This is a predicted complex of two RNAs, RNase P RNA and transfer RNA, with 446 nucleotides together. Rfam match: Bacterial RNase P class A. It is annotated as a ribozyme. The coordinates come from a structure-prediction model, not an experiment, and the mean pLDDT is 79.

RNA sequence: GAUGGCCGGGUGACCGCGGGCGAGCCCCAACUUCGGUUGAGGAGCGUUCGAGGAAAGUCCGGGCUCCACGAAAAAACGGUGCCGGCUAACGGCCGGCGGGGGCGACCCCAGGGAUAGCGCCACAGAAAUGACACCGCCUACCGGCCUAAAGCCGCGGCAAGGUUGAAAUGGUGCGGUAAGAGCGCACCGCGUGUCUGGUAACAGAUGCGGCUAGGCAAGCCCCACCGGGAGCAAGACCAAAUAGGGACGGCACGUGGUGUUUUUCGCACCGUCGUCCGGGUCGGUCGCGUGAGGUGUGGGGUAACUCACAUCCCAGAGGAAUGGUCACCACUUGCGCAAGCAAGUACAGAACCCGGCUUACAGGCCAUC
RNA sequence: GCCGGCUUAGCUCAGUUGGUAGAGCAACUGAUUUGUAAUCAGUAGGUCGCGGGUUCGAACUCCUGCAGCCGGCACCA
Numbered sequence: 001g002a003u004g005g006c007c008g009g010g011u012g013a014c015c016g017c018g019g020g021c022g023a024g025c026c027c028c029a030a031c032u033u034c035g036g037u038u039g040a041g042g043a044g045c046g047u048u049c050g051a052g053g054a055a056a057g058u059c060c061g062g063g064c065u066c067c068a069c070g071a072a073a074a075a076a077c078g079g080u081g082c083c084g085g086c087u088a089a090c091g092g093c094c095g096g097c098g099g100g101g102g103c104g105a106c107c108c109c110a111g112g113g114a115u116a117g118c119g120c121c122a123c124a125g126a127a128a129u130g131a132c133a134c135c136g137c138c139u140a141c142c143g144g145c146c147u148a149a150a151g152c153c154g155c156g157g158c159a160a161g162g163u164u165g166a167a168a169u170g171g172u173g174c175g176g177u178a179a180g181a182g183c184g185c186a187c188c189g190c191g192u193g194u195c196u197g198g199u200a201a202c203a204g205a206u207g208c209g210g211c212u213a214g215g216c217a218a219g220c221c222c223c224a225c226c227g228g229g230a231g232c233a234a235g236a237c238c239a240a241a242u243a244g245g246g247a248c249g250g251c252a253c254g255u256g257g258u259g260u261u262u263u264u265c266g267c268a269c270c271g272u273c274g275u276c277c278g279g280g281u282c283g284g285u286c287g288c289g290u291g292a293g294g295u296g297u298g299g300g301g302u303a304a305c306u307c308a309c310a311u312c313c314c315a316g317a318g319g320a321a322u323g324g325u326c327a328c329c330a331c332u333u334g335c336g337c338a339a340g341c342a343a344g345u346a347c348a349g350a351a352c353c354c355g356g357c358u359u360a361c362a363g364g365c366c367a368u369c
Numbered sequence: 370g371c372c373g374g375c376u377u378a379g380c381u382c383a384g385u386u387g388g389u390a391g392a393g394c395a396a397c398u399g400a401u402u403u404g405u406a407a408u409c410a411g412u413a414g415g416u417c418g419c420g421g422g423u424u425c426g427a428a429c430u431c432c433u434g435c436a437g438c439c440g441g442c443a444c445c446a
Stems, first nucleotide, its partner, number of pairs: 001369007009329007017050006025042002028039004052347001056358002059356005064231004077227005082096005097111001098109004112222002117220002119216003134162002136158003142154004170188006189211001190209008235286004245277007256270005293312008330345006370442007379394004388425001396412005418435005
């Protein structure tokens, strides 16, 4: 220096806060055979337990609960994306492959498909995908001037070099040519067929193709796989007072009002008291912690993980509890020559639970390389 | 506790096939006026909340991790 794991102030005393349990005490209610019994509450006593590695962000995956539904399929929408394994499941973890970085231990990668199709590639530049010709290179062939050569002009050939850009249509070398060019050859790269090894990703060998194949899919999309929605303020139960609803019964039956399209008549309802019923508010109880649980030993596996046995019970409420003081020790900072003195203890903090990820974190310990 | 949304100049907001970021008000300077306001002409002001990634290139309705702010959620009707 790199990687992995663990701890995250310690011990003692006193005082305090929250939960559970216990025996009595006080108080209330119900029942009562008046002896008591049961239930709720209160203050103290005894005993026991009392934050985290992230309890956080709420980013994924599940349990649980309710809703929907045909326990179906498809479409749409959303997500995941090398290969194999682990797991309840995952976008997590483990192992491997490929690519990149580092002298190295090791680290990083949304890492399927760009010959299914569509789209985009600004500016600059000759040309940005049907590639192209600004500068440049060449005058071998053909035509003209010239008797001819040389030279000049035309018709043309080329893509080696320059220029632009993030990116310029394989790279290097030799041959070849008028100049050039996969035009030919060798090696490398790319694509593709076969064989061998591997479960596979892939690797190696070999043949063929002169190259046709630029980049972007964290643009649309294609392929494969997964997903019904909401969330403990889910949801279930008990249940005052007041108001209102319904049923039955008693008393009033008169005035008035409303309805019956208008008027008259008629009919129904609107009153009050009592009993009962259901909905439901305040409030209360459950959900709520024995669990994909922790620790130890042994077995399997490279590992993630898993199996067997033993052992332990470990916060749970209202949004509020989980702390304070003193002594000694540890560490940090400041002052001091020093002895020592003073201040302080990282990040943070449960709320239905669990597996992960991410983020914050003073400092310390261990192991491997 | 759970579920959503927003962040661009001093303020209020625009900003699409990803290609050098604008408008109105405010501010400042000049003109006009005796002076001010109004008006006219002009100027400055931006880590696009912060960090990382994809891409040649990101304010992007491209992806991702944080931060801040705002809103909603028992039951009944």